[in-house]
RNA sequence: UGGGGGAUAGUCUAACGGUAGGACAGCUGACUCUGGAUCAGUAGGUCGGGGUUCGAAUCCCUGUCCCCCAGCCA
Numbered sequence: 001u002g003g004g005g006g007a008u009a010g011u012c013u014a015a016c017g018g019u020a021g022g023a024c025a026g027c028u029g030a031c032u033c034u035g036g037a038u039c040a041g042u043a044g045g046u047c048g049g050g051g052u053u054c055g056a057a058u059c060c061c062u063g064u065c066c067c068c069c070a071g072c073c074a
Base pairs, nucleotide, nucleotide: 001070002069003068004067005066006065007064010024011023012022013021018054026042027041028040029039030038047063048062049061050060051059
């Protein structure tokens, strides 16, 4: 530099263009002599900008970053 893939909560992972959900972790409570385990509850998220659309995590453009392959220089 070219091609391909990816970016959703602290971590992992869903979501035919139609209410952003789950698990773990966290917090609160119950239980317990205490802790763990278990049970109940609870806060938090779509990489930035623009466009299309009644409606965008999803489609289009652009930027940033990460991964894979190839190439160039040394």

The RNA shown here (transfer RNA) has 74 nucleotides and comes from a bacterium. Its Rfam family is "tRNA". By type it is a transfer RNA. Its mean pLDDT, the model's own confidence on a scale to 100, is 81.